[in-house]
């Protein structure tokens, strides 16, 4: 060096998860056509040589194994930061939005020759004194009802006292009446008092407004909806300081599939 036969490997790997660790079932990512079957999330199987079990293919190399080499999907973690979003303090100097306010200008509407703005200081209101009515409230009188064992009147049955009688006299009860009190409220009288009044009378009024009266003889008004200027609050936007398992994220750390490079690995018979 050929050739038959075998054997250790080999028929995927990984990243996060989860495990006390290790593989796996399940999710990704990658990658290649690369085998079947059971078993598996409050799970399965195992213990540093970490899936277990049955069965099949390959097989010493393109294929197996190894490298502080080399490119690198893709995951993880830290994360400056930008953005959104909430609280808090600033502060209106340029924006912004949003409320009202003034001013200007159109428009539409509305009053005005049935006299408009504007004038007089005319009159009379609103304002202020006083006295008066009248409404409410009270307090009294009148009025009505009730009121006394005896110390109130009247009339007093019975009975009692005085008289020889006629006859007289004081008198409870019942009746009737009234005092004082007490109670009523329609009515009417007096006096009080008044956060009252489409009230009367006198008085006094600076301005304003209302209503009226004269004068004169074209304008007056808020309203709506536009646009222009002002000045102001408020919010955002700004600045400052915090909070968010809300996104996105430089750049660092870390595992890392696959490819490239380089290495390394066998036993028997025969020729």
């Nucleotide at each position: 060096c050929c050739g038959u036969g075998c054997u250790a490997g080999g028929c995927g790997g990984g990243g996060a998860g989860g495990u006390a660790g290790c593989g796996g079932u399940g999710c990704c990512c990658u990658g290649u056509c690369a085998c079947c079957c059971g078993c598996a999330a409050u799970c399965c199987g195992c213990u540093c040589u970490a899936g277990c079990g049955g069965g099949g293919c390959u097989g010493a190399a393109u294929c197996c194994c190894c490298u502080c080499g080399u490119g690198g999907a893709g995951g993880g973690g830290c994360g400056a930061g930008g953005c959104c979003u909430c609280c808090g303090a600033g502060g209106c100097c340029a924006g912004u939005g949003u409320c009202g306010c003034c001013g200007g200008u159109c428009g539409c509407g509305g009053c005005g020759u049935c006299g408009a703005u504007g004038g007089c200081u005319c009159g009379g209101g609103u304002c202020c004194c006083g006295c008066g009515c009248g409404g409410u409230g009270g307090a009294u009188g009148c009025c009505c009802g009730u009121g006394a064992a005896c110390c109130a009147g009247g009339u007093c049955a019975g009975g009692u006292c005085c008289g020889g009688g006629a006859g007289g006299a004081a008198g409870c009860a019942g009746c009737c009446u009234u005092a004082a009190g007490c109670g009523g409220c329609a009515g009417u009288g007096u006096c009080c008092a008044u956060g009252c009044g489409a009230u009367g009378c006198g008085g006094g009024g600076a301005a304003g407004c209302c209503c009226g009266g004269c004068c004169g003889g074209a304008g007056c008004c808020a309203g709506c909806a536009g646009c222009c200027g002002g000045a102001g609050g408020c919010g955002c936007g700004c600045u400052c300081g915090g909070g968010g398992u809300g996104u996105c994220g430089a750049g660092c750390c870390u595992c890392g599939a696959c490819g490239c490079a380089g290495g390394g690995u066998g036993c028997a018979c025969g020729g």
Background:
The RNA shown here (Bacterial large signal recognition particle RNA) has 271 nucleotides and comes from a Solirubrobacterales bacterium. Taxonomically the source falls in Solirubrobacterales (Bacteria, Bacillati, Actinomycetota, Thermoleophilia). The gene name in the source record is ffs. Its Rfam family is "Bacterial large signal recognition particle RNA". The family's RNA type in Rfam is non-coding RNA gene. Its Rfam clan is "SRP clan".